FMN riboswitch aptamer (RFN element) from a bovine gut metagenome, 124 nucleotides, folded computationally. Its mean pLDDT, the model's own confidence on a scale to 100, is 83. The model forms 96% of the base pairs in the Rfam consensus.
RNA sequence: UCUUCGGGGCAGGGUGAAAUACCCGACCGGCGGUGAUGGGGCCUGUCCCCUCAGUCCGCGAGCCGCGACGCGGCAUGAACCGGUGAAAAUCCGGUACCGACAGUACAGUCUGGAUGGAAGAAGA
Numbered sequence: 001u002c003u004u005c006g007g008g009g010c011a012g013g014g015u016g017a018a019a020u021a022c023c024c025g026a027c028c029g030g031c032g033g034u035g036a037u038g039g040g041g042c043c044u045g046u047c048c049c050c051u052c053a054g055u056c057c058g059c060g061a062g063c064c065g066c067g068a069c070g071c072g073g074c075a076u077g078a079a080c081c082g083g084u085g086a087a088a089a090u091c092c093g094g095u096a097c098c099g100a101c102a103g104u105a106c107a108g109u110c111u112g113g114a115u116g117g118a119a120g121a122a123g124a
Stems, first nucleotide, its partner, number of pairs: 001124005012024003026109002028099002030059004038050004042045001054097002062074005079095005101112003
């Protein structure tokens, strides 16, 4: 520099003229890091490989400005308790909680910007 890849989810029911939006309930979990997960290998080591967090750290979708393929600014959610242990923010168990913008009967799940963009990943 180029190429390819790069997000999942309202079953069933209530109210209503109308709701996948309200109510009961159901369901989902992007990317990088960290790592006491689980598994494997042979060279048995301070070893290597695969795997391991929605709510621990950081990032991504939006908006605004600017001689503007970029830079700057704004916005940007949520966890406790118990167990084991030398040690738990990540393990095990339990109970909670969270989810951009626009549209519309109030939307994490519908429709739309988007056959887009992007955190990034792989390859040449």